[in-house]
Molecule: transfer RNA
Organism: Methanomassiliicoccaceae archaeon UBA71
RNA sequence: GCGGGAGUGGCCGAGCUGGCCAAAGGCGCGGGACUUAAGAUCCCGUCCUUAGUGGUUCAAGGGUUCGAAUCCCUUCUCCCGCACCA
Numbered sequence: 001g002c003g004g005g006a007g008u009g010g011c012c013g014a015g016c017u018g019g020c021c022a023a024a025g026g027c028g029c030g031g032g033a034c035u036u037a038a039g040a041u042c043c044c045g046u047c048c049u050u051a052g053u054g055g056u057u058c059a060a061g062g063g064u065u066c067g068a069a070u071c072c073c074u075u076c077u078c079c080c081g082c083a084c085c086a
Stems, first nucleotide, its partner, number of pairs: 001082007010027003019066001028046006047055002059075005
């Protein structure tokens, strides 16, 4: 340099045939139950919010669309293969 794959909440990891997405599940964290207590287990919650048919998110920027994590373009980072190179 060429080709292919990947980048998602604090972390891991689904979703990627566009709409039931603030986005499964797990970990962690907060509260509660249980316990003499702790652990384990169970239940609830866990972006913000003036609580609403609200706002803002999926590497970064732009585009298409009524609507984008999902499609297109550019860039960045990582992984694999090939090429190049003493």